The RNA shown here (c-di-GMP-I riboswitch aptamer) has 86 nucleotides and comes from a soil metagenome.
């Protein structure tokens, strides 16, 4: 779940912290959300230190490529749960 009630989460932003980022924590703040409660297993997406390859004016930059990094508030699938009428 009932146009329910009760209680919970929190998007952008703003601060302060981590982090090579993506993006995560903490405090403010609410766009939402019935699992916006966990898990990176499928599939998707974001990012590119390190490492591969090229390339230059070459003890280093610059492009490409790569997930080991992240996103559970993209789907999908697993686990687990608070409330409460007819």
């Nucleotide at each position: 779940g009932a146009a329910a009630a009760a209680g919970g989460c929190a998007a952008a932003c703003c601060c302060g912290g981590c982090g090579a980022a993506a993006g995560c924590c903490g405090g403010g703040g609410a766009c939402g959300c019935a699992a916006a409660g966990c898990c990176a297993c499928g599939a998707g997406g974001c990012u590119a230190u390190c490492g591969c390859a090229c390339g230059c004016g070459a003890c280093g930059c610059g492009u490409g490529c790569c997930a080991u990094g992240c996103c559970a508030g993209u789907c999908g699938g697993g686990c687990c749960g608070c409330c409460g009428a007819a």
Annotation: Model confidence (mean pLDDT): 86 of 100.